Predicted 3D model of a 76-nucleotide RNA (c-di-GMP-I riboswitch aptamer) from Sulfurovum sp. Its Rfam family is "c-di-GMP-I riboswitch aptamer". From the family's description: GEMM was predicted in a large-scale screen for bacterial structured RNA regulatory elements. Taxonomically the source falls in Sulfurovum (Bacteria, Pseudomonadati, Epsilonproteobacteria, Campylobacterales). The prediction has a mean pLDDT of 79.
RNA sequence: UAUGGAAAAAGCCACACUUGUUGUGAAGCAAGGUCGGAAAGAUGCAUAUCCUGCAAAGGAUAGUGCAUCUGCCCAU
Numbered sequence: 001u002a003u004g005g006a007a008a009a010a011g012c013c014a015c016a017c018u019u020g021u022u023g024u025g026a027a028g029c030a031a032g033g034u035c036g037g038a039a040a041g042a043u044g045c046a047u048a049u050c051c052u053g054c055a056a057a058g059g060a061u062a063g064u065g066c067a068u069c070u071g072c073c074c075a076u
Base pairs, nucleotide, nucleotide: 002076003075004074005073012037013036017032018031019030020029021028022027035063041069042068043067044066045065046064047062048061049060050059051058052057
């Protein structure tokens, strides 16, 4: 450097749920929790779901897909 992998070790992230807090809301944040994860890191696009609204429109999430960049461990 390339390919393959998630058994083990170290580190990292943190579902559901609980508490507090912010928001009309979807949800966000903090603490606990630990189902799980090899990008469950970042960015962009698409798609899906959801919220507000009479509508126009605006907004939220993705542990959905693809692309780019970066990255831990093991084997060859």